[in-house]
Predicted 3D model of a 72-nucleotide RNA (transfer RNA) from a bacterium. The RNAcentral record of the sequence draws on ENA. It matches the Rfam family "tRNA". Rfam classes the family as a transfer RNA.

RNA sequence: GCCGGUUUAGCUCAGUGGUAGAGCAACCGCCUUGUAAGCGGUGGGUCGCAGGUUCAAGUCCAGCAACCGGCU
Numbered sequence: 001g002c003c004g005g006u007u008u009a010g011c012u013c014a015g016u017g018g019u020a021g022a023g024c025a026a027c028c029g030c031c032u033u034g035u036a037a038g039c040g041g042u043g044g045g046u047c048g049c050a051g052g053u054u055c056a057a058g059u060c061c062a063g064c065a066a067c068c069g070g071c072u
Base pairs, nucleotide, nucleotide: 001071002070003069004068005067006066007065010024011023012022013021018055026042027041028040029039030038048064049063051061052060
């Protein structure tokens, strides 16, 4: 230098162009003599950045950035 992949909650990851989710973690409650385990609930996201297409973009398109891999 070229090619490909990944980027979404604190972490690991889902998400068919039409309301952004799960598990774990955190917090609150129930249970217990108490702790752990178990059960119920709550909060937490400007979907990597800035653009384009569209009535509508996490999703499609081009660019940039970071990380991973391959080729040279």